Source information: Predicted 3D model of a 74-nucleotide RNA (transfer RNA) from a Bacillota bacterium. Rfam family: tRNA. Rfam classes the family as a transfer RNA. The prediction has a mean pLDDT of 80.
RNA sequence: AGGACUAUAGCUCAGUUGGUUAGAGCGUUGCCUUGACAUGGCAAAGGUCGCUGGUUCGAGCCCAGUUAGUCCUA
Numbered sequence: 001a002g003g004a005c006u007a008u009a010g011c012u013c014a015g016u017u018g019g020u021u022a023g024a025g026c027g028u029u030g031c032c033u034u035g036a037c038a039u040g041g042c043a044a045a046g047g048u049c050g051c052u053g054g055u056u057c058g059a060g061c062c063c064a065g066u067u068a069g070u071c072c073u074a
Stems, first nucleotide, its partner, number of pairs: 001073007010026004019057001028044005050066005
């Protein structure tokens, strides 16, 4: 220098052919249950989907650029 893959909640990840509320498990907080703890149950908080721009009636998803990480080639 060129190329491939990855980036979504605090952590690990899903998200189908673009379609109308952005999710799961773990964790955190509160409540119930107990004499107390653990387990269990219920609920809540927590996200500008890496960033910028574009396409579209509509983008986590498509397009371009860019940043970071891993790997390959030179």